The prediction has a mean pLDDT of 79.
The RNA shown here (Glycine riboswitch aptamer) has 103 nucleotides and comes from Hungateiclostridiaceae bacterium UBA3922.
The model forms 83% of the base pairs in the Rfam consensus.
It matches the Rfam family "Glycine riboswitch aptamer". Rfam describes the family as follows. This family represents the bacterial glycine riboswitch.
Formats: sequence, structure tokens, C1' cells
RNA sequence: ACGGAUCUCUGGAGAGACCAUGACGGCGCCGAAGGGGCAAGGCUGAAAGGCUAUACCAGGGCCAAAAAGCUAAACUCUCAGGCAAAAGGACAGAGCGUAUCGA
Repeated sequence: ACGGAUCUCUGGAGAGACCAUGACGGCGCCGAAGGGGCAAGGCUGAAAGGCUAUACCAGGGCCAAAAAGCUAAACUCUCAGGCAAAAGGACAGAGCGUAUCGA
């Protein structure tokens, strides 16, 4: 680097062990399971239009719209989830095979 696995191991933040009930709940918070949202830019729209010789012409050459659509996250929302520990946890590293390079 490619392929495979999506499993195993390790690390892994934030926020009330708040109030209350027999139970149901209430208020205040967090963003890193999952989920929703969008764009300066990029692509489409797209060649409409404009310029260009020597007066005209514009084959050729050059420049080039708008509306609208698509497009991401660790951004944002806080639906879900979470706010002692435990569990979970985006993400990162290592673990398998082959090849190359280096030591």
C1' cells in the first nucleotide's frame, strides 16, 4: 500500500449520586451510539450573453451568467441516548494475509 475482518484487545470526553413518587414524573444540563439539518467552495444548470481581423460578417479563438438542484463534518439540532460507579461511547492504535521499503 492492497485485500480481508467489522471481530478481539487497549485507550477513550462531556454533563445533577438534583427534586419527588408506591409507581408515573419534575426542573436543570451534555454530545462522541444512532438519527435530523446545511455550503463560502465544488459539480450540474450552461452556453443565455459578450469580445475578437479591415467597414460588415463571426467559421475559428477567448471570456462567461441567473434561478434552481446535488454535495461534508468532530459544525449544528438535541429526536433518541446520556449526566456517581458499571455499561455504553465517536474516534485512535494494535491484532490476519500478500507485496514493497527500511532497520